[in-house]
A computed fold for a 99-nucleotide RNA from a Gemmatimonadota bacterium, annotated as Bacterial small signal recognition particle RNA. The source organism's lineage runs through Bacteria, Pseudomonadati and Gemmatimonadota. It matches the Rfam family "Bacterial small signal recognition particle RNA". From the family's description: The signal recognition particle (SRP) is a universally conserved ribonucleoprotein involved in the co-translational targeting of proteins to membranes. Rfam classes the family as a non-coding RNA gene. Of the family's consensus pairs, 88% are formed in the model.
């Protein structure tokens, strides 16, 4: 000094960690100004016919809420791999030649 090989830097690209929470889900959630069903009382009716609004209570759902479950994008990470550039830098190893 040369070549050859790997690793590392560079692009690509998969998975994990860490955060994020579209959105789902399950619980909650209207004295009334959501719905359903409306005891009792009201009221209409000649009228134990029949009907009209409908308050409580039940039920059901909104919007919200929730030290609840799962999680989509996405974003960090000298985590673990894959796969290519490229030998310009840096490591390490082997061959060859010269001193």
């Nucleotide at each position: 000094g040369c070549c050859c090989c790997a690793g590392g830097u560079c692009c690509g690209u998969g998975g994990g960690g860490c955060g994020g929470g579209c959105g789902c889900u399950c619980a909650u959630g209207a004295a009334c100004c959501c719905c359903g069903u409306c005891a009792g009382g009201a009221c209409c009716g000649u009228g134990a016919a029949g009907g009209u609004a409908g308050c409580a209570g039940c039920g059901g759902u909104a919007a919200g809420u929730g030290c609840g479950g799962c999680a989509a994008a996405c974003g960090c990470c000298g985590c673990c791999g894959c796969g290519g550039a490229g030998c310009g830098c840096c490591u390490g190893g082997g061959g060859c030649a010269c001193c």